A computed fold for a 91-nucleotide RNA from a Gemmatimonadaceae bacterium, annotated as c-di-GMP-I riboswitch aptamer. Its mean pLDDT, the model's own confidence on a scale to 100, is 84. Of the family's consensus pairs, 100% are formed in the model. It matches the Rfam family "c-di-GMP-I riboswitch aptamer". About the family: GEMM was predicted in a large-scale screen for bacterial structured RNA regulatory elements.

């Protein structure tokens, strides 16, 4: 140093669910909390997915407006790849 591994050593990260906030929502962001994570460390590049405000097509309605479809420039890295960056070295 590269694979692998995670008995062990320092230790790290935080699901659901609660509060607070920012968002049309998906979801984020603080704080409690701890289901798990050997990258559950960062980066939307590539695959999948979620969410439809504004648009646009349908319709219903006298109008206001109201529901349904589409649709990402929004999101999701703890959904999988990919790139970098990283404890330790008992096997």
């Nucleotide at each position: 140093u590269g694979g692998c591994g995670a008995c062990g050593a320092g230790g790290g990260c935080a699901a659901a669910g609660c509060c607070g906030u920012c968002g049309a929502a998906a979801g984020g962001c603080g704080g409690c909390g701890a289901c798990g994570c050997a990258a559950a460390g960062c980066u939307a590049c590539g695959a999948g997915g979620c969410u439809a405000c504004a648009g646009c097509g349908c319709g219903c309605u006298c109008g206001a407006g109201c529901g349904c479809g589409c649709c990402a420039u929004g999101c999701c890295g703890g959904u999988c790849g990919a790139g970098c960056c990283g404890u330790c070295g008992c096997g």